Context: one part of a larger RNA
RNA sequence: GGCGUGUGGGGGAUGUCUUGGCGCCAGCAGGCGAUGAAGGGCGUGGAAGGCUGCGAAAAGCCCGGGGAAGCUGUCAAACGAGCGUUGAUCCCGGGGUCCCUGAAUUAUGCUGCGCUGAAUCCAUAGGCGCAGCAGGCUAACGCGGUGAACUGACACAUCUCAGUAACCGUAGGAAAGGAAAGCAAAAGCGACUUCCCCAGUAGCGGCGAGCGAAAAGGAAAUAGCCUAAACCGUCUUGCUAGGGCAAGGCGGGGUCGUGGGGCUCCUCACUGUGGAGUUACAAAAUUGCCUGCUAGAAGAAUACCGCUGGAAAGCGGAACCAGAGAAGGUGACAGUCCUGUAUUCGAAAGCGGUGCAAUCUUCCGAGGAGUACCCGAGUAGGUCCGGUCACGUGGAACCCGGACUGAAUCUGGGAGGCCCAUCUCCUAAGGCUAAGUACUUACUGGCGACCGAUAGUUCACAAGUAGCGUGAGCGAAAGAUGAAAAGGACCCCUGUUAGGGGAGCUAAAAGAACCUGAAACCAUACGCCU
Numbered sequence: 001g002g003c004g005u006g007u008g009g010g011g012g013a014u015g016u017c018u019u020g021g022c023g024c025c026a027g028c029a030g031g032c033g034a035u036g037a038a039g040g041g042c043g044u045g046g047a048a049g050g051c052u053g054c055g056a057a058a059a060g061c062c063c064g065g066g067g068a069a070g071c072u073g074u075c076a077a078a079c080g081a082g083c084g085u086u087g088a089u090c091c092c093g094g095g096g097u098c099c100c101u102g103a104a105u106u107a108u109g110c111u112g113c114g115c116u117g118a119a120u121c122c123a124u125a126g127g128c129g130c131a132g133c134a135g136g137c138u139a140a141c142g143c144g145g146u147g148a149a150c151u152g153a154c155a156c157a158u159c160u161c162a163g164u165a166a167c168c169g170u171a172g173g174a175a176a177g178g179a180a181a182g183c184a185a186a187a188g189c190g191a192c193u194u195c196c197c198c199a200g201u202a203g204c205g206g207c208g209a210g211c212g213a214a215a216a217g218g219a220a221a222u223a224g225c226c227u228a229a230a231c232c233g234u235c236u237u238g239c240u241a242g243g244g245c246a247a248g249g250c251g252g253g254g255u256c257g258u259g260g261g262g263c264u265c266c267u268c269a270c271u272g273u274g275g276a277g278u279u280a281c282a283a284a285a286u287u288g289c290c291u292g293c294u295a296g297a298a299g300a301a302u303a304c305c306g307c308u309g310g311a312a313a314g315c316g317g318a319a320c321c322a323g324a325g326a327a328g329g330u331g332a333c334a335g336u337c338c339u340g341u342a343u344u345c346g347a348a349a350g351c352g353g354u355g356c357a358a359u360c361u362u363c364c365g366a367g368g369a370g371u372a373c374c375c376g377a378g379u380a381g382g383u384c385c386g387g388u389c390a391c392g393u394g395g396a397a398c399c400c401g402g403a404c405u406g407a408a409u410c411u412g413g414g415a416g417g418c419c420c421a422u423c424u425c426c427u428a429a430g431g432c433u434a435a436g437u438a439c440u441u442a443c444u445g446g447c448g449a450c451c452g453a454u455a456g457u458u459c460a461c462a463a464g465u466a467g468c469g470u471g472a473g474c475g476a477a478a479g480a481u482g483a484a485a486a487g488g489a490c491c492c493c494u495g496u497u498a499g500g501g502g503a504g505c506u507a508a509a510a511g512a513a514c515c516u517g518a519a520a521c522c523a524u525a526c527g528c529c530u
Stems, first nucleotide, its partner, number of pairs: 001529009015515001016480002020451002022448006029440002031137002039101003042055003046079001049075003061095006070083003108134009141172001142170005152159001156206001182189002193220004203211002224432003227376001231252009257410001259375003262371007274363004285359005290353005296345003302318001304317004319336002321325001327339003381405007391417001412427005467474002487514001490502004
């Protein structure tokens, strides 16, 4: 010096555990905000700091309800000073307070009304005031606007990624869509939405890469309505030769595709124990009953005997309950010890729900003949250029937009994938509409062949903390004594807040650098080799 074994140190792997995560399901809620939000700052305790709570009325004030013998949140023990069966602390409902900030506003914008009032007569602009509304925040889901590139095409340009990401606008608890100018095909269907299927089909495509339907069928859920116009009445304004005409407001009428409606005439019916109703269809509510949510309450049965053990819930024996043998805790594994569980019950106050009822509100016609008055205009359609449609210009319809044009009123008009005809379907150019569908920041409950501290969230701990960065922003590490602190009194050594030796506690020092305590690495004793 090496190797081996043992004993230690070192280190914190492994095992076991779980306060925390992850995923899913169900219910509820789906908003908060100028009555000042979300988020912050600073305060606030007998007490220095962090967290939590609260707001100068400041870990709290008042009222009502629940509940109970203890209480003055927590890290974090003690002390002090207090409170409480005249019911505190605590939980729920309502109220009060709520500093400074933040949309942050003594402002701004919009709408309506009034007053005033230029150039310029009337007027208008402008000014002033009043009233109402808005503004900001918020996880995903929705609709709309603008709209990439990496990438793929073995390069790359059409194409793809993708109408994705991102940004912007804006709304709701859902949104959007929606009652056929639809689909279909010789048979028919009957608003919309979503799912399954159709189908990786028909198609599109440097026919490359790739993109990719629809109808039919099955299911979920079902709901239909209101206007414009013709015509009638009325009001206002303007123009008129006292007739009237035009525009606008309001009321009636009317709403459809077996076309419908208006007007004129004719015929019949008609009010009652009637119908309907607050999401559209007209609209404002109130009350009662019922039933939920926001605190809670009751809730069976071994205090059994013995053994092991520090400890019994274990083992042996003997009992009991069970609409309760889910689960968690308790000194090891407990149906009968505790909390609970099955089951049953409960609200002064606030907030909902659905059904019923009562007030309440509102509605009540059809046919025949004639007439040819109406049936949504810079629209439909056309040309050129774009876009969207699964469809890349293609034979390219349908739909949307820009420019230029530009009809008809039912003997009208659109569509059926160029176009034309026959045939069929539908009725544009106004509007509203629940359900089925999407999502989950938050709240409540439940589940898991999900993780178990380098995992699972970035965070099981003072975590979006410490720290870093001018800033936008980036962003950790860090869990476990023991059943119980019983947390080592007292003595001794010493270079004296360290460490050690005794003693004591404990089942064990497991001794706070604390469960277990691997390896690297270090030391040492012994053995062997050189």
A computed fold for a 530-nucleotide part of an RNA from a Dehalococcoidales bacterium, annotated as large-subunit ribosomal RNA, domain I. Its mean pLDDT, the model's own confidence on a scale to 100, is 84. Its Rfam family is "Bacterial large subunit ribosomal RNA". The organism belongs to Dehalococcoidales, within Bacteria.